RNA sequence: CUCAUCCAGAGAGGUGGAGGGACACGGCCCUUAGAAGCCCGGCAACCAGUGUGAACGCACCAGGUGCCAAUUCCGGCGGAUGAAAUUCCGCAAGAUGAG
Numbered sequence: 001c002u003c004a005u006c007c008a009g010a011g012a013g014g015u016g017g018a019g020g021g022a023c024a025c026g027g028c029c030c031u032u033a034g035a036a037g038c039c040c041g042g043c044a045a046c047c048a049g050u051g052u053g054a055a056c057g058c059a060c061c062a063g064g065u066g067c068c069a070a071u072u073c074c075g076g077c078g079g080a081u082g083a084a085a086u087u088c089c090g091c092a093a094g095a096u097g098a099g
Base pairs, nucleotide, nucleotide: 001099002098003097004096005095006094011040013039014038015037019030020029021028025075026074027073041068042067043066046064047063049060050059051058052057072093076091077090078089079088080087
């Protein structure tokens, strides 16, 4: 840089000790009834593998990743709707996988 996905799912365990929710800012939350990190456990099935099939695909598996509060916690820009609130679509930003 390209493509796909992002309203589902996942522990009252051990350790650890004060932070955490991507960055900045704002909001709103979580947290000493124990945050992050690490271990164990779990979820899912992108890639790999196996089976099947003409193909799209489907099934199995769980090796490589990923993930386990709240929609990607909310926000930005454009458009539609509407008196407003709201709702919807696209984009941007970000995350993950594959190339």
A computed fold for a 99-nucleotide RNA from a soil metagenome, annotated as SAM riboswitch aptamer (S box leader).
Model confidence (mean pLDDT): 85 of 100.